The RNA shown here (Glycine riboswitch aptamer) has 95 nucleotides and comes from Ferrimonas aestuarii. The prediction has a mean pLDDT of 81. It was read from a public genome assembly, where an Rfam model found it.

RNA sequence: UGGACGGGCCUCUGGAGAGUUCCAUUGACUUGGACGCCGAAGGCGCAAGCGUUGAAAAACGUCAAACGCUCAGGCAAAAGGACAGGGUGCGUAAC
Numbered sequence: 001u002g003g004a005c006g007g008g009c010c011u012c013u014g015g016a017g018a019g020u021u022c023c024a025u026u027g028a029c030u031u032g033g034a035c036g037c038c039g040a041a042g043g044c045g046c047a048a049g050c051g052u053u054g055a056a057a058a059a060c061g062u063c064a065a066a067c068g069c070u071c072a073g074g075c076a077a078a079a080g081g082a083c084a085g086g087g088u089g090c091g092u093a094a095c
Stems, first nucleotide, its partner, number of pairs: 003095001004092003008088003012085003019035001021034004036075003042071001043069003049062005
C1' cells in the first nucleotide's frame, strides 16, 4: 500500500406488504374518533449450542433471524423502508 474483515457517510441505484374505509373537522391526502389490516425503520420474544448449580430430574444464565409479537411505525402519491449494489473515506489481532 492492497486484499480480506468491520462498521460510518451519500437528496446515488433497486426495494415489498396492508382501507385514497366510515363519521366529524381542516385551505390541506389537516386533526380527532371508530372499525379492519401490514411488517422490511426501530423495539420486544424464543431454538440448538455453551456455561453454572445438582446424584439425577431439572433450574438459572447466555444466545439468531427475513421466524413470532405488533409497543412504535405504516396501509393512493410523497416521505420512510430491512436488504442488495455502487461510490467514498475510517478502523483492524491474524493473513